The prediction has a mean pLDDT of 84.
A computed fold for a 71-nucleotide RNA from a Candidatus Marsarchaeota archaeon, annotated as transfer RNA.
Its Rfam family is "tRNA". The family's RNA type in Rfam is transfer RNA. About the family: Transfer RNA (tRNA) molecules are approximately 80 nucleotides in length.
It was read from a public genome assembly.
Taxonomically the source falls in Thermoproteota (Archaea, Thermoproteati).
RNA sequence: GGGCUCGUAGUCCAAUGGUAAGACGUCGCCUUCACACGGCGGAGACCGGAGUUCGAUUCUCCGCGGGCCCA
Numbered sequence: 001g002g003g004c005u006c007g008u009a010g011u012c013c014a015a016u017g018g019u020a021a022g023a024c025g026u027c028g029c030c031u032u033c034a035c036a037c038g039g040c041g042g043a044g045a046c047c048g049g050a051g052u053u054c055g056a057u058u059c060u061c062c063g064c065g066g067g068c069c070c071a
Base pairs, nucleotide, nucleotide: 001070002069003068004067005066006065007064010024011023012022018054026042027041028040029039030038047063048062049061050060051059
């Protein structure tokens, strides 16, 4: 320098154009003498910009970052 691939809560991981799902963690309540376990509930995320579209996490382009391969 070139090619491919990935980027989503604190962490891991779904969502093939239409309300962003789940687990762990976290917070509150219940339970206990207390803690743990358990039950119920809450908060919390689409890497940045532009384009296409009625509508973009999703498609296109540019950039940034990680990984793999080639030189």